Transfer RNA from Amphidinium carterae, 72 nucleotides, folded computationally. The source organism's lineage runs through Eukaryota, Sar, Alveolata, Amphidiniaceae and Amphidinium. The RNAcentral record of the sequence draws on ENA. It matches the Rfam family "tRNA". Rfam's curators write: Transfer RNA (tRNA) molecules are approximately 80 nucleotides in length. Model confidence (mean pLDDT): 84 of 100.
[in-house]
C1' cells in the first nucleotide's frame, strides 16, 4: 500500500432505526462509638470527525480519523 475489527460516563463495555444504559468509580445520605461493609439517592454523555438515506440515524450508507490485529 490492501485487508479486517474498534472508537458510546472518569474505567470496563451493553444498546436489533423511535427514552442512551449497566458495573466499578465519584459526590449525598442511611447504618456504626468511629472507620470499612452494606442500602439508598444523585451528578456525570455535543454516542471520534464531516455528508448521504429516512418522518426519525450510537444504529444504515459513504469519506476521513485515533487505536489494534492481519498481509505483501
Nucleotide at each position: 500500500g490492501c485487508c479486517u475489527g474498534u472508537g458510546u460516563a472518569g474505567c470496563u463495555c451493553a444498546g436489533u432505526g423511535g427514552c442512551a444504559g449497566a458495573g466499578c468509580a465519584u459526590c449525598a445520605g442511611a447504618c456504626u462509638g468511629g472507620u470499612a461493609a452494606u442500602c439508598u439517592g444523585a451528578a456525570g454523555g455535543u454516542c471520534c470527525a464531516g455528508g448521504g438515506u429516512u418522518c426519525a440515524a450510537u444504529c444504515u450508507c459513504u469519506u476521513g480519523u485515533g487505536c489494534a490485529g492481519g498481509u505483501u